RNA sequence: UCUAUAUAUCGGCAAACCCGGAGUAAUCCGGCGACGCAAAGCUAUAGGGUCCAUAUAUACAAGUUAUGUAUGUGCGGGCAGCCAGUUGCACUA
Numbered sequence: 001u002c003u004a005u006a007u008a009u010c011g012g013c014a015a016a017c018c019c020g021g022a023g024u025a026a027u028c029c030g031g032c033g034a035c036g037c038a039a040a041g042c043u044a045u046a047g048g049g050u051c052c053a054u055a056u057a058u059a060c061a062a063g064u065u066a067u068g069u070a071u072g073u074g075c076g077g078g079c080a081g082c083c084a085g086u087u088g089c090a091c092u093a
Stems, first nucleotide, its partner, number of pairs: 007090001012037002018031005035081001041086003047083002049079004054074008
């Protein structure tokens, strides 16, 4: 220096619920609050995954038009506390 295992003193982050705000929505911001986290730091323009909105095709339901559900596709948006990429860290062996 690298890798791996276990741990967390001082400190760090903050899920759900609830309140206020933004957004069609996913979701985000602030407050409150701690389920957890040793990268729960950063990256959504490497990629996979997933969610939302919209358009469209097919199937089904329904049927005047419309509409609803499921799946695929296009476009746009979100999630890093899903995987991943990347940087960094205390002690011990």

The RNA shown here (c-di-GMP-I riboswitch aptamer) has 93 nucleotides.